RNA sequence: AGUUUAGAGUUUGAUCCUAGCUCAGGAUGAACGCUGGCGGCGUGGAUAAGGCAUGCAAGUCGAACGCCCCGCAAGGGGAGUGGCAGACGAGGUAGUAAUACACAGGUACUCACCGAAGAGUCGAGCAUAGCUAUUCGAAAGGGUAGGUAAUUCUCGAUGAUCAAGAAAUUGUAAAGGAGCAAUCCGCUCUUUGAGAGGCCUGUGCGGUAUCAGCUAGAUGGUAGGGUAACGGCCUACCAUGGCAAUGACACCUAGGGGAGCUGAGAGGCUGACCCCCACCGAUGGGACUGAGACACGGCCCAUACAUCUACGGAUGGCUGCAGUCAAGAAACUUCCACAAUGGACGAAAGUCUGAUGGAGCGACGCCGCGUGGUUGAUGAAGUCCUUCGGGACGUAAAAACCUUUUAUGGAGGAGGAAGUAAUUGACGUUACUCCAUGAAUAAGGGGCUCCUAACUCUGUGCCAGCAGGAGCGGUAAUACAGAGGCCCCAAGCGUUAUCCGGAAUCACUGGGCGUAAAGGGUGUGUAGGCGGUCGUGUUAGUCGUCUGUGAAAGACCUUGGGCUUAACCCAGGGGACGCAGACGAAACGGCACGACUUAGAGGAUGUGAGAGGUACAGGGAACUCAUGGUGUAGGGGUGAAAUCCGUUGAUAUCAUGGGGAACACCAAAUGCGAAGGCACUGUACUGGCACACUCCUGACGCUGAGACACGAAAGCGUGGGAAUCGAAUGGGAUUAGAUACCCCAGUAGUCCACGCCCUAAACGAUCAUCACUAGCUUUACGGAGUAUCGACCCUCUGUGAGGCGUAGCUAACGCGUUAAGUGAUGCGCCUGGGUAGUACGAUCGCAAGAUUAAAACUCAAAGGAAUAGACGGGGACUUGCACAAGCGGUGGAUCAUGCGGCUUAAUUCGAUGAUAAACGAAAAACCUCACCAGGGUUUGAAACGGAAACGACCGGUUUAGGAAACUUUACCUUUCGCAAGACGGUUCCGCAGGUGAUGCAUGGUCGUCGUCAAUUCGUGGCUUGAGUUGUUCCCUUCAGUGGGGUAACGAAUGUAACCCUCGUUGCUUGUUUUCUAUGUCAAGCGAGACUGCCCCCUCACGGGGGAGGAAGGUGAGGAUGACGCCAGAUCAGCAUGUCCCUCUGAUAUCCUGGGCUGCACGCAUGAUACAAUGGCACCGACAACGGGUCGCGACGGGGUAACCCUGAGCCAAUCCUUAUAAACGGUGCCCCAGUUCGGAUUGAGGUCUGCAACUCGACCUCAUGAAGCCGGAAUCGCUAGUAAUCGCGGGUCAGCUAUACCGCGGUGAAUACGUUCUCAAGUCUUGUACUCACCGCCCGUCAAGUCAAGGGAGCCGGGAGUGCCCAAAGCCCAUCCAUGAUGGUCCACGGCAAGCUCGGUGACAGGGACUAAGUCGUAACAAGGCACGGCUAGCGGAAGCUGGUCGUGGAAUAAUUCAAAU
Repeated sequence: AGUUUAGAGUUUGAUCCUAGCUCAGGAUGAACGCUGGCGGCGUGGAUAAGGCAUGCAAGUCGAACGCCCCGCAAGGGGAGUGGCAGACGAGGUAGUAAUACACAGGUACUCACCGAAGAGUCGAGCAUAGCUAUUCGAAAGGGUAGGUAAUUCUCGAUGAUCAAGAAAUUGUAAAGGAGCAAUCCGCUCUUUGAGAGGCCUGUGCGGUAUCAGCUAGAUGGUAGGGUAACGGCCUACCAUGGCAAUGACACCUAGGGGAGCUGAGAGGCUGACCCCCACCGAUGGGACUGAGACACGGCCCAUACAUCUACGGAUGGCUGCAGUCAAGAAACUUCCACAAUGGACGAAAGUCUGAUGGAGCGACGCCGCGUGGUUGAUGAAGUCCUUCGGGACGUAAAAACCUUUUAUGGAGGAGGAAGUAAUUGACGUUACUCCAUGAAUAAGGGGCUCCUAACUCUGUGCCAGCAGGAGCGGUAAUACAGAGGCCCCAAGCGUUAUCCGGAAUCACUGGGCGUAAAGGGUGUGUAGGCGGUCGUGUUAGUCGUCUGUGAAAGACCUUGGGCUUAACCCAGGGGACGCAGACGAAACGGCACGACUUAGAGGAUGUGAGAGGUACAGGGAACUCAUGGUGUAGGGGUGAAAUCCGUUGAUAUCAUGGGGAACACCAAAUGCGAAGGCACUGUACUGGCACACUCCUGACGCUGAGACACGAAAGCGUGGGAAUCGAAUGGGAUUAGAUACCCCAGUAGUCCACGCCCUAAACGAUCAUCACUAGCUUUACGGAGUAUCGACCCUCUGUGAGGCGUAGCUAACGCGUUAAGUGAUGCGCCUGGGUAGUACGAUCGCAAGAUUAAAACUCAAAGGAAUAGACGGGGACUUGCACAAGCGGUGGAUCAUGCGGCUUAAUUCGAUGAUAAACGAAAAACCUCACCAGGGUUUGAAACGGAAACGACCGGUUUAGGAAACUUUACCUUUCGCAAGACGGUUCCGCAGGUGAUGCAUGGUCGUCGUCAAUUCGUGGCUUGAGUUGUUCCCUUCAGUGGGGUAACGAAUGUAACCCUCGUUGCUUGUUUUCUAUGUCAAGCGAGACUGCCCCCUCACGGGGGAGGAAGGUGAGGAUGACGCCAGAUCAGCAUGUCCCUCUGAUAUCCUGGGCUGCACGCAUGAUACAAUGGCACCGACAACGGGUCGCGACGGGGUAACCCUGAGCCAAUCCUUAUAAACGGUGCCCCAGUUCGGAUUGAGGUCUGCAACUCGACCUCAUGAAGCCGGAAUCGCUAGUAAUCGCGGGUCAGCUAUACCGCGGUGAAUACGUUCUCAAGUCUUGUACUCACCGCCCGUCAAGUCAAGGGAGCCGGGAGUGCCCAAAGCCCAUCCAUGAUGGUCCACGGCAAGCUCGGUGACAGGGACUAAGUCGUAACAAGGCACGGCUAGCGGAAGCUGGUCGUGGAAUAAUUCAAAU
């Protein structure tokens, strides 16, 4: 100077945290899908180290040698002998976890070819191939005889600078060839160099400890052998060593490195291409030759496979280049050339070279280029969308002008060639340059809900489908499919697989463990790790400087160069990091030594407290048993009972005796102990702790893997003991059941001794040690001071045990000098949930079981804390005709009405707990009407627009058919306007119509909680946040009404008030009321009531009582219904989205008739009664609200009556309804009965309305006279002018089923102690695993299906070894008649045996996981209805139950103590 760290989605109603899963990036020797113009440079069998046809990949030398052939010769060719090469190059990665590799060192060694130097190269000899002859064999290949050469082989000589030796001395070699020759090439010995190799050492280099012990040539020594060389390398003998928790041995996996990918880095993953090393050559063994091999294209043997065969025998090894088959998702041409670079041989020419140089194929990768450029609006056509106006594709196209990279054709045309004098180019019709033609030859893939850039329409309807995660799809899908548009990349784009990243999600950098996963049950202590103060020395740690090395290539930074650029290639510089060596430094650390009289630790002395431990002895209360006494019918037990005990005398009570277990009060938040745990009293023995004061030792310390010891309860073994309690078990209850909860019994056990077991919610869910960091307060045990005669008190101090709290920490809850704060050291443990603390294996145990401890598979969560609700068979407070106190009813009867059900051609539809059922319906004979049967109509019964022709249509009368609708016949009548046109019907085209579906698409309206007192907001405060505060608290109220207080201050919707009616009164007005009116009445405007006044309580608000007043504390009643809840009700009141039905006949519409009234039953709401507080008859009083012209209808008359005739008056304070209002009062009868109660039902005769009373109206008269004598369980209304009771009016309406509904007045009560209980509501609080909110959630068995893993009688296969047997080839050894034969040791393959290990398969049995609507129960979450849970034991269809012990991770309540406030 430069470089350098990104997050998001998903658990919840919401929040914070923890935690997993998923995504965005980069990469690949890739593959697959769709698509595909060109060039350059790279790259391409990853699986079966599976099998291979064919061709080629290693030969060369005649200047080492003899021979044969061709040739006149020169020369050429051939096989053989000989030399060199073949150990290189090329290929592959099977094996190998170390005889490999990498880095740094070492030396007991060797070396053909090459370089340098020195010396030598004399003499002699024996063979043999080829060849000839013969012979065996199918072949491959041999046999025998003869004869031959050499740089083949043998012997001798000489010989130093060579070897041995201390020396003397001894020993040791050779080959020639070419040339006319010079000379050259060789050969032998020696030294040396270069380079290469052998061997050795250190360090580094995978996984598993569910592999913990391994080792017999093993470790070392002596001697010998062997090797180029050291060495147990080999042999004999001797000794008993060697390795291992710093991981030996075993098993699994794997070539190593330079390097590559990723990453901020540290790391993680990988080992293709290129380079280095190692190893391999069908599999196993072996040696030979040679400088070098135990040899890829050499030899021998064995095995498997393959080929040939005349069946006797032979032959072969592509993991060389091409190519082929197989397996696989998957990977190229049986190409050209030795022109270049390099290699072998040769004196050379040269020959050989699938090394190499090139070309071909594959978008496999990287890089570059192109598919055109400019202008061009009527924004063309077309398509898509649309609010129907328009918008988008879009300057895009068309069109005009321009260019020519590329393409095609033509012409020219290199470098690569060195060694220049000549020859020599596979690539190559190449690169490159020029000319011509002509926009001409060239665009796709993926995506568009969020993460994540990009949106609409149509189709589909939890179907078809999508999906990386969350998740979409059940009729309005931006998520499926298609289309249009848009986004991203581009000759590519996506998908899949794998790696790194994100992931701080194994955390060295850089995490955690109270409650989320995670502190070992506790201690003692080994190894290890860490360690007080001062000093000296030293230096393997540490730091610095220098040197060597870490091949090249590559990577990073950088300077240049070559291809048009880039990728690519070439040349150079730099730094980084590792190892080794040398020198230096001494702070820290290590080591060694010395010191400290000490701050850690320990000891001594003195004192003290204590349920610390072990053993023994003693004690009283209670219980139980036995005996005896008194005594009599019960006792016991429960929610209530029963089983049970008791007249053979229980229970109760007294006395005596026996027995076992546990120790009331003291007692407490107490104390002690390492933990578990420990409690009557005493004695003996014994461990630990605290304080005080000095003294002593002198770092002796801390932690602590393994190890060892202790370790509640239950359980096990042996032997005792046995009072109580009490699993199991039996019985009684409860229950649908009750293998439980409750009760009566009761075995093991509970107790003791000894021995095991070794686990707990073994908890403070909090490891040990040290240091530091505000306080206040309580308590236990010490000490000091002061005080006191002494004690108490007070102050200070040490060690423990509690509460509150500051800073700080924490996700929050909370912790807070006894830390969960701040630091240090050591140990243990965690890494999503389930599977599972399970399986397998191992260790321990008598057993039960304990310890250690997985995976397949499956889910996208599981979880912690806190928040708001909802809920609780949680709590507190408050309210309500909620209960209670009363009055009257319902439920029983008959009838009316509605509903269910049944029936039916249809009995139209809706409403169904509260919140349906005299509800929609304030009137179903037709109509209504939606239902049923039948008959009709089709632009329609009604509406709008356009077009055409017509001047009619309508209306009246009439013919025929018909049930009518309707069809049809005839006659009469018949337009307006100057015109445009209007009007009317007809026809045609658009369209109408639908009480058809969806109230879960909607509007509007309504019900309910509830006329309950609640529901919120703004600003501010608090909290990481959801949220909270306000709105909680105290008093008060009908009230979140008001007041006080208060981190809140204000405000809104509700409450109250405003509005209407009634009650008192003043004023104004006056249609009507026979006249008058100050009255009554009606309309309007006012007044009046506000806790205003007095007393009491209160800070205040307000409450209690009283006065006055028509009315008193909201005077009475009504209207008025917050935020919201119930996907509550209504598409049939209305409106409305979407869907459905309608061009030959409807789901539209008209008509006739029927139905909605149907009747074995059940339910709901009512009416009338059951009578004497009554019924009947007669007489006599007193209302109010209303209604009326298609109406109310007086008077009069008729009829027993319903009603009829007549019609005055009234559009209403006038007339009518209206009259006697009824209950009531008076008189009379009835005399307790199915009646003079009750009126149903039925018969007969009438009246009225209406087109029409059969289904199916009301009323009247006469007759008939049912059930019913006050209503089971249960249940409803009402707190005052109320209940009860009595009548009157109105709406709907032709009439009526009205006993319903809405109103009106008359008469007119009783009771409320009170809030325990039922129901409902509100506020605060508490628990929660619920939030679709308890009609919630949720557990286990069983049944069905699917999947994976483990066990398993066995069966099958693989692997590595061990022992024994046999033993090829071969080295070595021995013997012999010695070119050879025989024998021996070792040994591959093979065989036998017992095991080990891994895998496959497996009847069967067991558990696990998953799967919209299966069975049984209800275990858990609220006190979950028996609080839950841990360990343990027994039992049970199942969840589970019960016993023992432990925890709170239990609610509620009470007491005590502490703390806070006063």

Small-subunit ribosomal RNA from a bacterium, 1462 nucleotides, folded computationally. The RNAcentral record of the sequence draws on ENA and SILVA. Model confidence (mean pLDDT): 83 of 100.